[in-house]
Context: one part of a larger RNA
RNA sequence: GACGAACGCUGGCGGUGUGCUUAACACAUGCAAGUCGAGCGAUGAAACACCUUCGGGUGUGAAUUAGCGGCGAACGGGUGAGGAACACGUGAAGAAUCUGCCUUCAACUCUGGGAUAACUCCGGGAAACCGGGGCUAAUACCGGAUAUGAGCCUUGAUCGCAUGAUCGGGGCUGGAAAGUUUUUCGGUUGAAGAUGACUUCGCGGCCUAUCAGCUUGUUGGUGAGGUAAUGGCUCACCAAGGCGACGACGGGUAGCCGGCCUGAGAGGGCGACCGGCCACACUGGGACUGAGACACGGCCCAGACUCCUACGGGAGGCAGCAGUGGGGAAUAUUGGGCAAUGGAGGAAACUCUGACCCAGCGACGCCGCGUGAGGGAUGAAGGCCUUCGGGUUGUAAACCUCUUUCAGUAGGGAAGAAGCGAAAGUGACGGUACCUACAGAAGAAGCACCGGCUAACUAUGUGCCAGCAGCCGCGGUAAUACAUAGGGUGCAAGCGUUGUCC
Numbered sequence: 001g002a003c004g005a006a007c008g009c010u011g012g013c014g015g016u017g018u019g020c021u022u023a024a025c026a027c028a029u030g031c032a033a034g035u036c037g038a039g040c041g042a043u044g045a046a047a048c049a050c051c052u053u054c055g056g057g058u059g060u061g062a063a064u065u066a067g068c069g070g071c072g073a074a075c076g077g078g079u080g081a082g083g084a085a086c087a088c089g090u091g092a093a094g095a096a097u098c099u100g101c102c103u104u105c106a107a108c109u110c111u112g113g114g115a116u117a118a119c120u121c122c123g124g125g126a127a128a129c130c131g132g133g134g135c136u137a138a139u140a141c142c143g144g145a146u147a148u149g150a151g152c153c154u155u156g157a158u159c160g161c162a163u164g165a166u167c168g169g170g171g172c173u174g175g176a177a178a179g180u181u182u183u184u185c186g187g188u189u190g191a192a193g194a195u196g197a198c199u200u201c202g203c204g205g206c207c208u209a210u211c212a213g214c215u216u217g218u219u220g221g222u223g224a225g226g227u228a229a230u231g232g233c234u235c236a237c238c239a240a241g242g243c244g245a246c247g248a249c250g251g252g253u254a255g256c257c258g259g260c261c262u263g264a265g266a267g268g269g270c271g272a273c274c275g276g277c278c279a280c281a282c283u284g285g286g287a288c289u290g291a292g293a294c295a296c297g298g299c300c301c302a303g304a305c306u307c308c309u310a311c312g313g314g315a316g317g318c319a320g321c322a323g324u325g326g327g328g329a330a331u332a333u334u335g336g337g338c339a340a341u342g343g344a345g346g347a348a349a350c351u352c353u354g355a356c357c358c359a360g361c362g363a364c365g366c367c368g369c370g371u372g373a374g375g376g377a378u379g380a381a382g383g384c385c386u387u388c389g390g391g392u393u394g395u396a397a398a399c400c401u402c403u404u405u406c407a408g409u410a411g412g413g414a415a416g417a418a419g420c421g422a423a424a425g426u427g428a429c430g431g432u433a434c435c436u437a438c439a440g441a442a443g444a445a446g447c448a449c450c451g452g453c454u455a456a457c458u459a460u461g462u463g464c465c466a467g468c469a470g471c472c473g474c475g476g477u478a479a480u481a482c483a484u485a486g487g488g489u490g491c492a493a494g495c496g497u498u499g500u501c502c
Stems, first nucleotide, its partner, number of pairs: 001501003005498005012369006018362002020327001025325003029322003034071003039068002042065001047060005078280003088204007097197002102193008110144004119134006150173010206252003213243003218240008255277004259270004282303005305316004333359001335358003341355001342353004372402004382393004406443001408438005416429001419426002446491005451472003457486005467474002
């Protein structure tokens, strides 16, 4: 000098940041991922019209609700346990790769079929839920035709550092879905872009030799399987290799970086907030779906733990936001709003969004402001010291003249709003910021230190006691070093102490 700090004493206001560093310990409760009726069949409120035997019925209509279907749920948010590794940073390579939504271009969107949930009937179960019969729809599912492209085989031209790549000719194989009044929004195939992802490599960044040898899918080859893709990634066979004192192997520790702190720099330390990447989601394993996961609020299995049970069986996962217990020196509200920004769905209105924007709590940090200003000597009283003369507190107070920041009261009162909506209208923050008026110095100063280092000294008490102390060291009867008081010094809404780093 610095801090995500803590502790002691003290504490007026505002702005702006920041707040479980410990138990990746366990979690009550609420919320955190839905949306689309302009994909589909049901359901069918209000209202209107008609009929009526006054009970009601029919039609239009469309609110609502679960289901089928689509998209999203792989983003956003959290944490740092693991991992010394192509995990990260940086620079390359992919002629060895994939890419939903979005953009551009080319071509097409023809014709059929069988089911199933919802619903209804029945049954089982304490529940979670499950089984059977019957009915129905689709942008759900399955056939057929077509093929500019695409895949495989064959052939020619051009190009590349190589495996090879691009373009052209011939043969074989697989696709499309509707909805709307129109515009429109879609669907399929192919090419390209953008974005995202994956793989490989060079270099770089911890400690330890009181770890010296390590390795059998190990190292390489051939073939096969698998993958979007290369590859011992896996398997069969063959060879016996591969790494290591330029530190292999083992052990310990650790998320990495942009950056942050310090320092003149070189360097050293750290990786909280913010941003990028990685890993994880009770513990371990596994795959399914999908463009994308081996998936925090999905599934299955095993385990530990908790809960319900009719004992047969079931349910759960806060390292999301709040909050609880526990641990700890120590770290906040079970708040408001989708108004803005962003995201998902939707044609849109809109819905959802503990992302986010705000508010609350904490002097935890930084910054700003205030606690008054000018005058005022009989140098008042009181305190303290005294050589008893006086000195000091001290222009300090009183007193006089002013001012009113901040806080307070009252009146006015935003921008942030672009957009959306036919219009009315639409701001959580918030009656906040800000402006004006009013009253009155009124409501607002402490903490540490004073032997030297180191700015600042006397008195009393104590008497190697009580105590102080960062180092040197003070204290055993005149202690500037302990305690108290007066005075002083330094900082100041803070000041000291402790811890850690330079």

The part of an RNA shown here (small-subunit ribosomal RNA, 5' domain) has 502 nucleotides and comes from an uncultured bacterium. It matches the Rfam family "Bacterial small subunit ribosomal RNA".